Model confidence (mean pLDDT): 78 of 100.
Predicted 3D model of a 380-nucleotide RNA (Bacterial RNase P class A) from a Chloroflexota bacterium.
It is recorded under the gene name rnpB.
Its Rfam family is "Bacterial RNase P class A". Rfam's curators write: Ribonuclease P (RNase P) is a ubiquitous endoribonuclease, found in archaea, bacteria and eukarya as well as chloroplasts and mitochondria.
The sequence is in RNAcentral, with records from ENA.
The source organism's lineage runs through Bacteria, Bacillati and Chloroflexota.
[in-house]
RNA sequence: CAAGUUGGCUGGGUGAUCGCGGCUGGCGCUGCCUUUGGGCGCGUUGGCUGAGGAAAGUCCGCACUCCACAGAGCAUGGCGCCGGCUAACGGCCGGGCGGGGCGACCCGCCGGAUAGUGCAACAGAGAGGCAUAUUGCCUGCUGCAAAAGCAGGUGAGGGUGAAACGGUGGUGUAAGAGACCACCGGCGGCGGCAGUAAUGUCGCCGGCCAGGCAAACCCCGCCAGGAGCAAGGCCAAGCAGGAUGAAGGGGCGGCUCGUCCCAUUUGACAUCCGGGUAGGCUGCAAGAGGGUGUUGGUAACAACACUCCCAGACAGAUGAUCACCGGUGAAGGCGGCAACGCUUUCAUUACAGAAUGCGGCUUAUAGGCCAACUUAGACA
Repeated sequence: CAAGUUGGCUGGGUGAUCGCGGCUGGCGCUGCCUUUGGGCGCGUUGGCUGAGGAAAGUCCGCACUCCACAGAGCAUGGCGCCGGCUAACGGCCGGGCGGGGCGACCCGCCGGAUAGUGCAACAGAGAGGCAUAUUGCCUGCUGCAAAAGCAGGUGAGGGUGAAACGGUGGUGUAAGAGACCACCGGCGGCGGCAGUAAUGUCGCCGGCCAGGCAAACCCCGCCAGGAGCAAGGCCAAGCAGGAUGAAGGGGCGGCUCGUCCCAUUUGACAUCCGGGUAGGCUGCAAGAGGGUGUUGGUAACAACACUCCCAGACAGAUGAUCACCGGUGAAGGCGGCAACGCUUUCAUUACAGAAUGCGGCUUAUAGGCCAACUUAGACA
């Protein structure tokens, strides 16, 4: 330098004009309420503040809320190597085992297949039965013989398949076969050593050999009550209802007159009551919170100290236009041996967007930056 692996960061900037949500001041109002302190509303004018790394999918796990709940069991669903972390998890960290890569490293749906049931396309004789018998090998019979046929033995060779019931060599046999023997592989049991454990390793013994699928039913172990912020709580117009009183009540800017409307026992109006619609407030933003540092730990993470306050809408704000700067691409020009640099014009500048909150996972993402590590690579 090239080709890679892993982890982390970033996610355009500045200004002008117009506009929006939230909070908070000033001023104004012949707007409303009032316990006279003030509060609310409207208008106007300032200040502060206003999306994300995924706000997404809603796939897991929690907090919070309401409902249900003596205990036990069944059903259903989920999880599944070991240890740790965590509020919890199907998450994360570390380790083991298996698989892939030269390697850094990556991937794993990783309990049980001698409890039982079941499944396996196509091909093949046969797909799990003390297996099967197409070709083949051997023996006997028919046959002069060969070929062929029939009966029996065999499962070593060929062939099919993703998969055909250990491998190599020998003994043995009519031919053969774990039928027997040696070594190897694998399985099971016991023991020693290392490790918290999963597991690894060594030794001895056993019968000679046991196929795959549990993301098929199932078995074993562990976990799980249901619904969700449109949860839930508080206040409460109008209309209707109930109780008591009741002959008057209300508008026309303060008063009088006048006038208009409603009502007079089928009850206007006043006071009170219960439920509660519209609507409002709350839940709802100081939190399993962010940043920096120290300590402990391989790490996930934890503890402590200091520091910061960081959107809260309800048809849902966080925007639009313009200019300049930056990134990227194309074309042209200039300089340079080249790599490349400077410059002009045009184009382009990701994925996306809160809605109770938090921890994860997954998915989308233009371009850029940093660190560590690897190499059957190239050059010096």